[in-house]
RNA sequence: GGGCUCGUCGUCUAGCGGAUUAGGACUGGAGCCUUCUAAGCUCCCAACGUAGGUUCGAUUCCUACCGGGCUCA
Numbered sequence: 001g002g003g004c005u006c007g008u009c010g011u012c013u014a015g016c017g018g019a020u021u022a023g024g025a026c027u028g029g030a031g032c033c034u035u036c037u038a039a040g041c042u043c044c045c046a047a048c049g050u051a052g053g054u055u056c057g058a059u060u061c062c063u064a065c066c067g068g069g070c071u072c073a
Base pairs, nucleotide, nucleotide: 001072002071003070004069005068006067007066010026011025012024013023028044029043030042031041032040049065050064051063052062053061
């Protein structure tokens, strides 16, 4: 340098047939329960790598770039 692949809450991950409030688990916060703590239950906080393009509408499709991985030379 070429090709392929991945990038989503603090962490791990689902979704990606274009229109669902972007969901789940752990962590964190509040409350309930409990003599207290733990456990359990309820609620809350929090995310689509960046920039363009296509489209009425993009996390999803296209392009470039950034970063990680694999591979060829």
The RNA shown here (transfer RNA) has 73 nucleotides and comes from Coelastrella saipanensis. Model confidence (mean pLDDT): 81 of 100. It matches the Rfam family "tRNA". Rfam classes the family as a transfer RNA. Rfam describes the family as follows. Transfer RNA (tRNA) molecules are approximately 80 nucleotides in length. Taxonomically the source falls in Coelastrella (Eukaryota, Chlorophyta, Chlorophyceae, Scenedesmaceae).